A computed fold for a 118-nucleotide RNA from Oceanobacillus piezotolerans, annotated as SAM riboswitch aptamer (S box leader).

[in-house]
RNA sequence: CUCUUAUCAAGAGUGGCGGAGGGAAUAGGCCCUGUGAAGCCCGGCAACCGGAAAAGUGAGUAUUUCUAAUUUUACGGUGCUAAAUCCUACAGGUCACAUAAGACCUGGAAGAUAAGAG
Numbered sequence: 001c002u003c004u005u006a007u008c009a010a011g012a013g014u015g016g017c018g019g020a021g022g023g024a025a026u027a028g029g030c031c032c033u034g035u036g037a038a039g040c041c042c043g044g045c046a047a048c049c050g051g052a053a054a055a056g057u058g059a060g061u062a063u064u065u066c067u068a069a070u071u072u073u074a075c076g077g078u079g080c081u082a083a084a085u086c087c088u089a090c091a092g093g094u095c096a097c098a099u100a101a102g103a104c105c106u107g108g109a110a111g112a113u114a115a116g117a118g
Stems, first nucleotide, its partner, number of pairs: 001118008013042001015041003021032003026089004043081003047078004051073004058066002085110001090107006
C1' cells in the first nucleotide's frame, strides 16, 4: 500500500508545554478557537486483539480435559478523548406537495479504528 471481516447516535480534563489554526478528501454548509487551535506530555475512556479470573453451550474422556456466547479486570499492544463519521452529495422508499421542492427512514460509496492475509 491492497484485500477480507467487524464496529462507528454511548463513553472520556476547570491539567502542563505550545502559539494559530482545526473539524479525512472535493464541493456546499455549519461549528470550535488568544475565555488558547494543531501537536507533545500527564490524566481519563473502553472499540478490537492478547493475558488473568469467573461462567459452562458443546465435544471428548472416565483420573477429568478442552471449549462458544457472556461477565469482570485497565495488566499488555493499538486506538480514542467538541458537535451522530458535525450535516449533505449516490440510489431507493414513506409523508407532504405545485401556494410545493421540505421532513423522516433504508441501503450504498467514501472515511476512521481493530484483527487477519498478501

NCBI's taxonomy places the organism under Bacteria, Bacillati, Bacillota, Bacilli, Oceanobacillus. The prediction has a mean pLDDT of 78.